[in-house]
RNA sequence: UGAGUGGGUCAGGCGACCGCGCAUACUAUGUGAGGAAAGUCCGGGCUUCCAAGGGCAAGAUGCCAGCUAACAGCUGGGCGAGGUGACUCGAUGGAAAGUGCCACAGAAAAGAAAACUCCCCUGUUUAUCAGGAGAAAAGCUGAAACGGUGCGGUAAGAGCGCACCAGCGUUGCGGUAACGCAGCGGCUUGGUAAACCCCAUCUGAAGCAAGCGCAAAUAGGAGCGCGAUACGGCUGCCCUUCCGUGCGUUCGGGUUGCGUGCUUGAGGUGUGCGGCGACGUACAUCCCAGAUAAAUGGUCGUCCACGACAGAACCCGGCUUACCGACCCACUCAAUUU
Numbered sequence: 001u002g003a004g005u006g007g008g009u010c011a012g013g014c015g016a017c018c019g020c021g022c023a024u025a026c027u028a029u030g031u032g033a034g035g036a037a038a039g040u041c042c043g044g045g046c047u048u049c050c051a052a053g054g055g056c057a058a059g060a061u062g063c064c065a066g067c068u069a070a071c072a073g074c075u076g077g078g079c080g081a082g083g084u085g086a087c088u089c090g091a092u093g094g095a096a097a098g099u100g101c102c103a104c105a106g107a108a109a110a111g112a113a114a115a116c117u118c119c120c121c122u123g124u125u126u127a128u129c130a131g132g133a134g135a136a137a138a139g140c141u142g143a144a145a146c147g148g149u150g151c152g153g154u155a156a157g158a159g160c161g162c163a164c165c166a167g168c169g170u171u172g173c174g175g176u177a178a179c180g181c182a183g184c185g186g187c188u189u190g191g192u193a194a195a196c197c198c199c200a201u202c203u204g205a206a207g208c209a210a211g212c213g214c215a216a217a218u219a220g221g222a223g224c225g226c227g228a229u230a231c232g233g234c235u236g237c238c239c240u241u242c243c244g245u246g247c248g249u250u251c252g253g254g255u256u257g258c259g260u261g262c263u264u265g266a267g268g269u270g271u272g273c274g275g276c277g278a279c280g281u282a283c284a285u286c287c288c289a290g291a292u293a294a295a296u297g298g299u300c301g302u303c304c305a306c307g308a309c310a311g312a313a314c315c316c317g318g319c320u321u322a323c324c325g326a327c328c329c330a331c332u333c334a335a336u337u338u
Stems, first nucleotide, its partner, number of pairs: 001334010012303007020032005034309001038320002041318005046207004051241006058203005063077005078092001079090004093198002098196002100192003117135002120132004147165006166188001168185007211260004221251006230245004267286008
C1' cells in the first nucleotide's frame, strides 16, 4: 500500500419562525418512534379459566459444560467440514430393539452371493466341450459390494501370517465432561432416522380485542334436551380429590360509550470487584412516548458523510429479514521499503 476476517458507534447536525401530544409544583418547565419499531418465528412477565395430582396422546429439543426469568437464544469447549490464514458452518444421541427404503446397472444391495473368471482332478487332450472338488483375491457393474495398502504364503486364494493405517473392544493416564493420548487384542458387525421408530429432557389453554369498573339501553324474550346414580368447573382425552347448582343448544332483541389495564422496568448510564466469556455483584446517578379515526410536522438559512431500510399501540429477552453511507478497534494474507 492492497485484499480480507471479526466486532463496535452514528442514523443527518445547528439556528430562526410557525404548528402538534403527554406530564407537572401550571401558561412556564420538562419530554416525545427504531437498529431493526418489520416478520409474528421462539421464550417469558402479566390477566382469566376454583384449586391441584396422575396417566395417555400430541409437540419441541438433541455432543459437553455454563449464563439467563426462560428459550430452538447466548458464551466457552469437543468432534467434523470448508478456507493459505484470520475465521466460518454443522437438523452434532441411537442402525447389534424392530419395521421400511437404496432406481438403473450388476451374479448379488444386508446376514445378500457365483454368471464370466482363476486353480486342481477325470473323460480322448494341445485347442475345445462335459463332469467333480475348491476360491471370492483380481476383474465387470454401481454412490456404495462383509476393512484399506503392501509383502509373504497357497494348486489357486483368503487377516491365512506380518508391517502400517482405519474401525471395534479393553487397560492406564489427562480432563467436571464431551473427548484426547498411549499400550494390548480377536482380526473386522453397508448406507439412510431433515424415513417410521427407540432413548433422554421439557411442555395446560387462551390472550390487553386478556381482564376490571362505571354509565346507558333492551324483550326479567320464545323453544328444545339433560338434570343430583346428573351437569358444570383446565377450553386434546381419561381418572382421582375438591368446589358449585344448574348446564347445553336454536331463533330473536339491546349495548359498540367512558375510565382503567397504560408504562418505575428481569430499566438505562458510570465506576469498582469476580469471571477466558456470556454474565454476575456492590455503590452512585437518571426518569427516557403512552396516542386512541391515531401526536414530533412545515418553511428558510447553513454545514456535511448529500442521508438508505423504514413509524411504538401491554411490556421485555432473542432470532430472522431489509438497508444509503461515515468512522473506530483488533487480527490475517500478499507485495515493497528500511

Predicted 3D model of a 338-nucleotide RNA (Bacterial RNase P class A). The model forms 95% of the base pairs in the Rfam consensus.